A computed fold for a 499-nucleotide part of an RNA from an uncultured bacterium, annotated as small-subunit ribosomal RNA, 5' domain. Its Rfam family is "Bacterial small subunit ribosomal RNA". Model confidence (mean pLDDT): 87 of 100. RNAcentral holds the full RNA, with entries from Greengenes.

[in-house]
Context: one part of a larger RNA
RNA sequence: AGACGAACGCUGGCGGCGUGCCUAAGACAUGCAAGUCGAGCGAAGUGCAUCUUCGGUUGCAACUGAGCGGCGGACGGGUGAGUAACGCGUGGGCAACCUGCCCUUCAGCCCGGAAUAACUGUCGGAAACGAUGGCUAAUACCGGAUGCUGUAUACGAGUCGCAUGGCUUGUAUACGAAAGUUCAGGCGCUGAAGGAUGGGCCCGCGUCCCAUUAGUUAGUUGGUGAGGUAACGGCUCACCAAGGCAGCGAUGGGUAGCCGGCCUGAGAGGGUGACCGGCCACACUGGGACUGAGACACGGCCCAGACUCCUACGGGAGGCAGCAGUCGGGGAUCUUCCACAAUGGGCGAAAGCCUGAUGGAGCGACGCCGCGUGAGGGACGAAGGUCUUCGGAUCGUAAACCUCUGUCUUUCGGGACGAUAAUGACGGUACCGAAGGAGGAAGCCACGGCUAACUACGUGCCAGCAGCCGCGGUAAUACGUAGGUGGCGAGCGUUGUCC
Numbered sequence: 001a002g003a004c005g006a007a008c009g010c011u012g013g014c015g016g017c018g019u020g021c022c023u024a025a026g027a028c029a030u031g032c033a034a035g036u037c038g039a040g041c042g043a044a045g046u047g048c049a050u051c052u053u054c055g056g057u058u059g060c061a062a063c064u065g066a067g068c069g070g071c072g073g074a075c076g077g078g079u080g081a082g083u084a085a086c087g088c089g090u091g092g093g094c095a096a097c098c099u100g101c102c103c104u105u106c107a108g109c110c111c112g113g114a115a116u117a118a119c120u121g122u123c124g125g126a127a128a129c130g131a132u133g134g135c136u137a138a139u140a141c142c143g144g145a146u147g148c149u150g151u152a153u154a155c156g157a158g159u160c161g162c163a164u165g166g167c168u169u170g171u172a173u174a175c176g177a178a179a180g181u182u183c184a185g186g187c188g189c190u191g192a193a194g195g196a197u198g199g200g201c202c203c204g205c206g207u208c209c210c211a212u213u214a215g216u217u218a219g220u221u222g223g224u225g226a227g228g229u230a231a232c233g234g235c236u237c238a239c240c241a242a243g244g245c246a247g248c249g250a251u252g253g254g255u256a257g258c259c260g261g262c263c264u265g266a267g268a269g270g271g272u273g274a275c276c277g278g279c280c281a282c283a284c285u286g287g288g289a290c291u292g293a294g295a296c297a298c299g300g301c302c303c304a305g306a307c308u309c310c311u312a313c314g315g316g317a318g319g320c321a322g323c324a325g326u327c328g329g330g331g332a333u334c335u336u337c338c339a340c341a342a343u344g345g346g347c348g349a350a351a352g353c354c355u356g357a358u359g360g361a362g363c364g365a366c367g368c369c370g371c372g373u374g375a376g377g378g379a380c381g382a383a384g385g386u387c388u389u390c391g392g393a394u395c396g397u398a399a400a401c402c403u404c405u406g407u408c409u410u411u412c413g414g415g416a417c418g419a420u421a422a423u424g425a426c427g428g429u430a431c432c433g434a435a436g437g438a439g440g441a442a443g444c445c446a447c448g449g450c451u452a453a454c455u456a457c458g459u460g461c462c463a464g465c466a467g468c469c470g471c472g473g474u475a476a477u478a479c480g481u482a483g484g485u486g487g488c489g490a491g492c493g494u495u496g497u498c499c
Base pairs, nucleotide, nucleotide: 002498003497004496006495007494008493009492010491013371014370015369016368017367018366019364020363021329026327027326028325030324031323032322035071036070037069040068041067044064045063046062047060048059049058051056078282079281080280087207088206089205090204091203092202093201094200097199098198102195103194104193105192106191107190108189110144111143112142113141119134120133121132122131123130124129150175151174152173153172154171155170156169157168158167159166160165180187181186208254209253210252215245216244217243220242221241222240223239224238225237226236227235257279258278259277260276261272262271263270264269284305285304286303287302288301307318308317309316310315335361337360338359339358343357344355345354346353347352374404375403376402377401384395385394386393387392408440409436410435411434412433413432414431418426443488444487445486446485447484448469449468450467454483455482456481457480458479464471465470
């Protein structure tokens, strides 16, 4: 000098675009953040009509909240605690794998059955919630049939490869599917093959400090067999062998999410990992599985623990590292805002519903950028301040004054793009037009050398300054104040950190 997610002091007019708990992965009041489908299903209530013995019956269309069922809740959003690891980066491998929804192709969708919630009766409980009897439906569940290029086994044939082996194909045996609905257009369902997308696993190389950490390891290293997984594997288990790693740094300890990037630098390098993007990990702490194409699951479940709350003391409820917001911690970090109009996501045939993702607005000079605080003229160099050798010098064309301008601003009027037909939160915003009036808008730091900018007074090793050298003990350009000057300017200084 540059940089910053900054903070502090003084000061502060406007706009655009960004950005904003770096500390306590501390605790959380309140609201919202994941639902949706009646074109899967039965029933209830409301409405209209019909019949009526006035109890009710039948039909229709829509709506409502719940239930069964489906899809979604594994995405999106947050955080960085843990992790020195195939976690990440990069390049490969899977002849050892999976993939809902989507696309392509082929084939199929036959016959039956038994329940259960809702509802209703009884009962228990303060509640949360539950027990039991009865009734009912389905794209819920179960049995059977059929069945391919599926799966398993056995026996062949061809072909290929990097080992195990792969691919194609033939025969035999065994096993394995399905669901309906509709406006009859469709929307779905089942099996198989392929694709796309997303993932899983493995390997080479790279990835901080300490040797004042030198030895370490018992499922440990390998084998056989079995189990398990979508899949390889000591992943798990039994048995057998005694191996494996390490000075090219094992093990231990400390620290840390990694990267694209970002800062600096001519570069090499050094530092860093906030915002945005990719990956990983976590969701009160620890453990566990269930469901599912996918989780060992932030707003699911179970157990244990700490904490908070309710209770009729028997027992229950909860998890903001989602968006706002509160307390606390801290030098320090925002609104309990608007809208689904756009983009995107979930569900739905659709209308649509949901969406604190997102789009916006608000607050903060926190940063970057732009603009303004007026322009031209104006000497008799006014008044006043300061200095003075008392002549004057300087502030200084500065002001007054004259003539203008209208950026920003104020008032009034018009008024978008973003939205292919409808639909605009932003927003009566941006922008445009008219009018008014210099009116409403300048500070901060420094002035001994480094370093650009000097005098006076006060003080008297005091009070104080200070980044380094150093100033101050009676003429201090170094302290304090004033005038002047220099620098930057809606900022200027200081502190911290990095190069």